[in-house]
Model confidence (mean pLDDT): 82 of 100. A computed fold for a 610-nucleotide part of an RNA from a Pseudomonadota bacterium, annotated as large-subunit ribosomal RNA, domain I. It matches the Rfam family "Bacterial large subunit ribosomal RNA". NCBI's taxonomy places the organism under Bacteria, Pseudomonadati, Pseudomonadota.

Context: one part of a larger RNA
């Protein structure tokens, strides 16, 4: 020096464990914010660095409810306190809530600096300071003030215009948020084995907007000679029909089967009232609902426009208007007066509906439910052991409960629970009923007439683009930047160029639940999911330490024991280092660098070899 064995050291693999994570199912909730959010800064404890909580009233204050013996967070110490006059704790409501942040009095290098006005207080009499309130911008509504310019019949009126702008008051907005949704913009790597059309892809990304869902939606549809009957979603049709440097590749629809199911409101014609403008008219007349009599007459009429109310909503076309017919409970009032008629308005009986659209708000009651909780069955003996009530043995019991977790080891009957049942002063949600509100009643239906209306710079056409599975193609359909530019039912659009025939449907206004998408957040449950190099980056003071000017990047790190019983006392030592005795403990080779404790590597002892 090598090899072997053993005993140790080092090291932290392995096994076991899990306050963590991952994936999914069901339910809830789907928002927060100028009443100042999200997120922060700085404070706040007797001592206090971090986390948590809270905000100068600062690990807290008040009220109500629950609960019932301990408590002063993580957190283990000392000191001092609180608590059956019910604390701590849990739930609901409230108070306080510094500074920054949309940040909003002005500024600003966030958490700071400097102000105006009103009020109060302290202090001054030319001294300031403190506290409370208020002062951003934009939009809309209402009120007040109120132009420019132009025209003409030119020192006045009209239009512009009661507009812009200014002021005040009121209401709202602003910012944040995981994904889902709609809209406005919109790539490239890539694929085509190169590459340009094409693809990736209307994807990523940016911007705007909204909701608990969004969008879409009640046929100017789809289709085929048969019909269907809003929209959305799933399965199928079907990788079909098609599109395509006919390459790569892209890729329907009808129909069928399901989920769900709901339909409505306007514009216009016409009528009434009212306002504005122009004209007519003022002798009579027209006119004042109609007829007769009387009375009035700047009342009225014509044309255009605005407003309100009624009317009206369709594709077997609908509506208006006119005429005719049929049906329609009661009372009161109205127009210049009286009578008759028609009409209009009001009230009631009776009937119907309703707060997600078709109008809309609130309150009350009951029930259910969420936000604390409560009750909740049944076991003993012996053995082993440090420990058993858990294992073994014996004899029992409960079970609408033998899910699960804990307890010194493996527990239906020890504890928490579980099955089952019960519970709310306060706040939230839902359902039902009532109050209430609205509608019919107050008009409805039918027939005839063919006079009026039925959404305009629209349809449609041309050019240029885009979207449609469809790349310009024979290219319909949908959208529209430029140009041209209709009709009102004998009207229009569509059925994949176009025309005819035949058929379908009524554009150019709007609203609309459900079936569908998503999960930051809350609750319950599950796993041939992980088990500390795994599982989230984070089981632990983790988006921390640390790195970077910055955008950004981004760790490592779990385990004594049943219980601290965490080693009194003695010794070695410079010693609060470390160690040896001793004690605790079942165990200390469980001693905090603490469960197990592999290997590399190191040491010692013994053996063998050189």
């Nucleotide at each position: 020096g090598g090899c072997c064995a053993c005993a140790g050291g080092u090291g932290g693999a392995u096994g076991g464990c899990u306050c963590g994570g991952c994936a999914g199912g069901g339910g809830g909730a789907g928002g927060c914010g100028a009443u100042g959010a999200a997120g922060g800064g700085c404070g706040u404890g007797u001592u206090a660095a971090g986390c948590u909580g809270c905000g100068a009233a600062a690990a807290g204050c008040c009220c109500g409810g629950g609960g019932g013996a301990g408590g002063c967070g993580c957190a283990u110490a000392a000191a001092g306190c609180c608590u059956g006059u019910g604390a701590u704790c849990c739930c609901g409501g409230g108070a306080u809530g510094c500074c920054c942040g949309a940040a909003u009095g002005g500024g600003g290098a966030a958490a700071c600096c400097c102000g105006g006005c009103c009020c109060a207080c302290c202090g001054u009499u030319g001294a300031g300071g403190u506290g409370g309130g208020u002062c951003a911008u934009c939009a809309c509504a209402u009120g007040g003030g109120g132009a420019a310019g132009g025209g003409c019949u030119u020192u006045g009126c009209c239009c512009g215009a009661g507009u812009a702008c200014c002021c005040a008051u009121g209401u709202g907005a602003g910012g944040c948020g995981a994904a889902c949704c709609c809209g406005g913009g919109g790539a490239a790597g890539u694929g085509a084995a190169a590459c340009a059309u094409c693809u990736c892809a209307g994807u990523a990304c940016c911007c705007g907007g909204a909701g608990g869902a969004a969008a879409a939606g009640a046929a100017a549809g789809a289709g085929a000679c048969a019909u269907c009957g809003a929209u959305u979603c799933c399965c199928u049709g079907a990788g079909u029909a098609g599109c395509g440097g006919c390459g790569a590749g892209c890729g329907a629809a009808a129909g069928g089967g399901g989920a769900g199911g709901a339909g409505c409101c306007u514009a216009a014609a016409c009528c009434a009232c009212u306002c504005c403008u122009a004209c007519c008219g003022u002798u009579a007349a027209a006119g004042c609902c109609c007829g007769g009599g009387g009375g009035c007459g700047u009342u009225g009429g014509u044309a255009g426009g605005g407003g309100u109310g009624g009317g009206g909503u369709a594709g077997u076309g609908g509506g208006g208007c006119g005429u005719a017919g049929c049906c329609g409970g009661a009372g009161g009032g109205g127009g210049c007066c009286c009578c008759g008629g028609a009409c209009c308005c009001c009230u009631c009986a009776g009937g119907g509906a309703g707060u997600u659209a078709c109008a809309a708000a609130a309150c009350c009651g009951c029930u259910c439910u969420c936000u604390a909780g409560c009750c909740g069955a049944a076991g003993c003996c012996g053995g082993u052991g440090g420990a058993a009530u858990a294992c073994c043995g014996g004899c029992g019991c409960c079970a609408u409960a033998g899910a699960g977790g804990g307890u010194g080891a493996g527990a239906g009957c020890c504890c928490c629970g579980u099955a089952g049942g019960c519970g709310a002063a306060a706040g939230g949600g839902a359902g039902c009923g009532g109050u209430c509100u609205c509608c019919c009643g107050g008009g409805g239906c039918u027939a005839c007439g063919a006079c009026c209306c039925c959404g305009a710079g629209u349809a449609c056409c041309g050019c240029g683009g885009g979207a449609c599975a469809c790349g310009u193609g024979g290219a319909a359909u949908c959208c529209u930047g430029c140009g041209g530019g209709a009709a009102u039912c004998u009207g229009g659009g569509c059925g994949g160029a176009c025309c005819a025939c035949c058929g379908c449907c009524u554009a150019a206004g709007g609203c609309u639940a459900a079936a569908u998408a998503c999960u930051a957040c809350c609750c319950c449950c599950u796993g041939a999911c992980c088990g500390a190099u795994a599982g989230c980056g984070c089981a632990c003071g983790a988006g921390u330490a640390c790195c970077g000017u910055g955008a950004g990047g981004g760790a490592a790190a779990g385990c004594u024991g049943a219980a601290a019983a965490g080693c009194a006392c003695c010794c070695c030592g410079g010693g609060a280092a470390g160690g040896g005795g001793g004690g605790u403990g079942a165990a200390a080779u469980a001693g905090a660098a603490c469960c197990u404790g592999a290997a590399a590597c190191c040491u010692g002892u013994g053996g063998c070899c050189u």